[in-house]
Context: one part of a larger RNA
Order: sequence, then structure tokens, then C1' cells
RNA sequence: GCGAGGGAGUUUAUGCGUGUGGCGAGGCUAAGCUCUUUCCAGAGCGCAGCCGGAGGGAAACCGAUUGGGCGCAAUCCGCAAGGAUGAGGCCCUACAUGUUAACUCGUGUUGAGUCACCCGCAUACGACCCGAAGCCUUGUGAUCUAUCCCUGGGGAGAUUGAAGCCCGACUUCCGUUGGGUGGAGGAUCGAAACCAGUUCUAGUCCUACUGUUUGGGUCACCUGGGGAUAGGAGUAAAAUGUCAUUCGAACAAGGUGAUAGCGGGCUCCGCUUGAAACGGCCCUUAGGCCGGCUUCCAUGGAGACGGGGUGCGUUGUAGAGUUACUAAUUAGAACUUUUCGCCUGGAAACGGGUGGAGUUCUUGUUAAACUCCGAAUAUGCAUCCGUUGUAGAAGUGGAGAGUGGGGGAACGCGGGUAAGCCGCGUUUCCGAAAGGGAAAGAACCCGGUGCGUGGUUAAGGCCCAUAAAUGAUAGUUAAGUGUGAACAAAGUGCGUUGGUUUCCAUAGACAGUGGGGAGGUAGGCUUAGAAGCAGCCAUCCUUCAAAGAAAGCGUAACAGCUCACCCAUCUAGGACGCCAGCCGCGAAGAUACGCUGGGCUCAAACUAUCUGCCGACACCACGUGAUACGUUCUUUUAGAGCGUAAUUCAGUAAAGCGGUAUACGGGCGGCGUCGAAGCAGGGCCAUAAGGUCCUGUGGAGCUACCUGUAUCAUGGAUCCUCGC
Repeated sequence: GCGAGGGAGUUUAUGCGUGUGGCGAGGCUAAGCUCUUUCCAGAGCGCAGCCGGAGGGAAACCGAUUGGGCGCAAUCCGCAAGGAUGAGGCCCUACAUGUUAACUCGUGUUGAGUCACCCGCAUACGACCCGAAGCCUUGUGAUCUAUCCCUGGGGAGAUUGAAGCCCGACUUCCGUUGGGUGGAGGAUCGAAACCAGUUCUAGUCCUACUGUUUGGGUCACCUGGGGAUAGGAGUAAAAUGUCAUUCGAACAAGGUGAUAGCGGGCUCCGCUUGAAACGGCCCUUAGGCCGGCUUCCAUGGAGACGGGGUGCGUUGUAGAGUUACUAAUUAGAACUUUUCGCCUGGAAACGGGUGGAGUUCUUGUUAAACUCCGAAUAUGCAUCCGUUGUAGAAGUGGAGAGUGGGGGAACGCGGGUAAGCCGCGUUUCCGAAAGGGAAAGAACCCGGUGCGUGGUUAAGGCCCAUAAAUGAUAGUUAAGUGUGAACAAAGUGCGUUGGUUUCCAUAGACAGUGGGGAGGUAGGCUUAGAAGCAGCCAUCCUUCAAAGAAAGCGUAACAGCUCACCCAUCUAGGACGCCAGCCGCGAAGAUACGCUGGGCUCAAACUAUCUGCCGACACCACGUGAUACGUUCUUUUAGAGCGUAAUUCAGUAAAGCGGUAUACGGGCGGCGUCGAAGCAGGGCCAUAAGGUCCUGUGGAGCUACCUGUAUCAUGGAUCCUCGC
């Protein structure tokens, strides 16, 4: 992993509620006893007790029932409209009681309960199942390992050469020195044994530890056997190490089904409705309780909702404004400042200059906590329309939940440089929503789905993949720009298109080409020089078609080359701007291309317009089913027929309703050796769970219907057991 089997809302007690049944102002028995009975069980007694039959009041204590009105259902009358009566219901009155001086006010009163059973929920228990780490009790462990005790065993070989001792020499003493001897040391070398475990290595492996290398190797050495210390305890040259592969408190059994607001799992079908991820409180934030939103039941008996228009009001946002306030703020002007500072004149009085501050004026800007103003919107009331409701709305009461981790988009905000960021509001969608489109995509666009057939459209598309015009008209783009709704900016371009202002132009423009571009004069000054062209000043006059006391290059200074300006030649448009469209550059990311790909250039791109077509579970038509309601009939907790539904049919958590299957009983029937159950294959029926029939296998039991009981449904739980 696969197969088979097992495997999760149960029992008891108590309480609340719906339903059904018995009895009913009463209802029920408990323990126990008696009788009957093969068993299971049944019948009777049991006047204890419980609930109800009266309430009010803290208590003492006191202690209820007359009457009237409205009116639903229903019944009756009526052709109808409507009317009469009117259980229950509602309102008032009356009564009981408490309060009070009294009035008021609170609670109660014109009889329905009780017992049993099914179901739902709650509480106590293991309480739907599985799962801790842990806590406590009683025991078992030192054959591993730690330390200690007793008794044994082991350490190749080589080296060094302490003390002491002997001999010689020296010496006044103490002693010194040479040579021997000697054999000390947590001494040396050492892969001898033995012990350790530094580095590398070994995927599996010989190994929960190997091999190489390395360290110790006469000592605080290694080791055999025996013994001692035990769980908050031992032992520890101390690492929270070690105490049998277990150690921040061993292991085993028990308390024990510990507890778990946490994690995982929880088994058949269909029908109706259908959420919440919010508010308040909580040692609360992974959870609860109350409220909100949801489901079901009852009651109730006529309104409910608020979408649109109109009228009359409210508002202070967007915007706008700033001599309309508050606050900020650019540039300047005027005036004031004896008692604001500095500089300055003067012996002083008093002046001058400059800055600061204040006021006024001019000018340019701002505001969530500014407003002289001021929309849209939002909102109150009234009215009309609309939607909905006697086929039963609103309201009220009761029972059951789930939810209380949310998320996206548009618009309006706060925080943040920003974020697939954090925090809010309104609406909507996903959550819990399928289908079509956006290549692919929870929430973007279209669109809300019983089942089936046919048609028409939506969003979006119509060259091919791929359903539908290689459609029409007029332009733009040359960048494969683009063909993507899902970005690129400031800036920049003799890219190209359109518009437009001003100006020049057959009396010849613009560009090109040829020629001229002069004289006074080398202007004056300066300077070594200064001649158009280092610098300063001035910048005139003449001849002309025109030519600057010179726009640039150049020379040491001149010279020289151009320009402005003029003529000729040539010939028809030209020059400087501005606005707009498309396009280019700006433009850098890590293998290879972000059109889905092929591919596409008067397009299959972009702009503007037109006509067709395709395209959804949308819409339409037809058929059919379910559900709800109405109505008729019947064999009446129900069924059948007919009708209404454009305004019923999606759905997670969840509520309600109906059904299927399994095991074992009771009742009443049936099948079976002419082949039961089970298993395998197939046909048919049912919306489904499922049912039924046939064939084969199998070889002895099985089962419809009614009813009861339940260890009653499996794919998951790193589920359990067995098998492979």
C1' cells in the first nucleotide's frame, strides 16, 4: 500500500417542550405485599408521597368571581353588498391581596390537570470516538553504567640515570670536585599486550559504531570474580553525567475511560427553509455567556414595507473663499516705536542711517481640528404612486441551532516611503454560486440553476487552432508599435499626419552656384607692436547695386580665409513658431519569446462610423416532476383528480419533514433438494437510498406485510486486528 473484519451522540436519573394515548377537578402510584405463571411476564393491594385544584404579602395575616363592550373562526339570514349570534381572543368594570391617610400602582381572579410512551434539548455522570506531556500509590531493577569494599590476574623490549654508598684529589673548618656503584621517577621511546577515542573515513556495509591516523602505556594504570549504595533517592575528579539502547527525575502495574477552551475522525437517500464571521461582558483575545442574524411550532386577525414622485424642513461635506473670523505665509510701501538693538553727528538738547516689532495699504499663497459661502448626497414629516397581505401579513409566545479567526471589489477616510500592508464606513460579491467571457484565475464582466427538447440573445467575439464577415466606409501607424482592461515617467526627436498665427515670394522668395564685399583709415587712446578682430573710448562720413570703424578663424604685428550686406544665375513655393494624433528614444536581470500559439503591415494593429452573424444552465416556447396553497371526491393522522405560481425550485454551518437498508423478536401469510441463504454476471423499475427478475455457482434454509426492540449503515481517524 491493498483485501477482509472491527470502528464513533449511548445508558440511567432529573428538568423543560411538542406530539399521541388513558383518566379528568382530579391524575399517578413508590418501596413492599398477595395471587397467577414452565420462562419472560401479568393482575390486584398499597390513602405514604408528588403534581393540580388560590392567591397576595418579607412576615404577621387576610383571602377572589358580578356586569358591559369590540370582534376572528364558525353557524344562520341574504342573489349580492351586507347583517345577526358569536366559543377562544382583546378592552373596560368588579373582586382578592400588598402598598398608602387617600388616590394610584404591582400581582392574581370567571376551573384543566395529571400519568405513560415516542421525539428534541438541557444538567449530572467517561457522556460522540481516539490522542497528551503529566500527578499520586505500591513494587521491580547496579548482569549496562557511576563510586566504594573484598579476593585474584596483567604490563615485550629499549633509554635516561635522583638520593644513598665506595675510591681518588683539594681543603684550617664547613665542604668542593673527579671516577665508579646504585636504580629513583603520576620520567623518556614504543601500533608488545592492554586502555582511550584526536582527525579522516565507512550510502547499504563486519559495526545503533568499522578501519586509518592519533593519545596513554609502573601508574590517580588496566582487568576477572564476589559484594554495597535505589527514584526527588543513589552515584558522580561535576557533563544535569550516569542508574539495563529509557533520565531536568528509571521502569512495571494500579488510581484511569486523569484532564485537554487543542489536533484528527464521525458510516444511507430525498424534499423545504437557510445563516454568521458583528455588538456587550469575561485573566478575555484558538474559548464562553447575553444580544443580533437562522429554523420549526403555536397564537393573532389587518395591516405591513419604503422603492419612486411631489411639497415643506434639517445638514455644513465636496468645491470655493481668506479686510468674513482663527492660524499660517511671499514680496514691498507708508506710519509709529519718549522707555527695542546696533552704527553714526553733536558738549548737550536733538538728529541721521540700519535692523526688529506693531498698525494700515498693495501683492502672492494655505488649513482635518478656519468658514462670509456652499452643492450632490443623506435624512424628518405629509401626500400620491408602487410592492406585499384574509390562499393569513405585522405583532406576540414557546422550542432547536449554528456563528462570534473572514476575504475581495467600487466609493469615502485614518496610519504607513510602500506592500498580495494595518485599521474603519457605505454598497456589493466570494464565503455557501454552478453556467458563458477574461488563454489559464474564489470574489473583474454577463448571469442566479428542478428535469428534458427546440429557438433568441448577454458579456465577449467573427484569418487558422475555434462557433461566427480574410464584411463595408474614411483615416493613422513602419515601431511587429500593436494584436493584453491588468500601466511605465520627467524629458526629448528635420519620424510622420492634421490644424493654425505671423512673415517672404514671377517687381523672382528659400536653398545652391558665380561675382562683389570698397574709400577717409592702420578711427582715437594704449602699447615693443595694437592695422576691423589683447584692452579702453567713440562707432561717424563718403562712393555705391551693396559693403559693420566689423559676427568668426587667423598673424609677433601685417598679410590671408569667411560672414553680414549687394548683384547675377536658377526657379516655385518658402521661413520662424504654436496646438493636436500616432510613432521613436529615454527603457538595465539573471537558460530560451509575457500577443495563448500560428501568424498578421491600405492589417488579422489603432481611430471614427455602419450592417450582419456567432455566443450561457440568462430569456422565450413546449413537455414533465417536486413543493406550497386552494378546491372537489373518497376507504379522511391520508390518498386521488383539478386549479393557482411572470413575481416557487442554487446552497456550506444549521433547523424541519418524509423515506431506504441492516440485526433480533411478536402477529399473520408465503417460498424452498423440480434447489434456500450467500457469491458472480446480466435485464428491468424507481428522483434517490434501493427494489425486482433471469442465468451460473452453491447445497439448506429463507422471507413479503403489520408491529416492536436495537452494540443499526464506513473510505479516511500517521485508526485497531489478521492476511498478502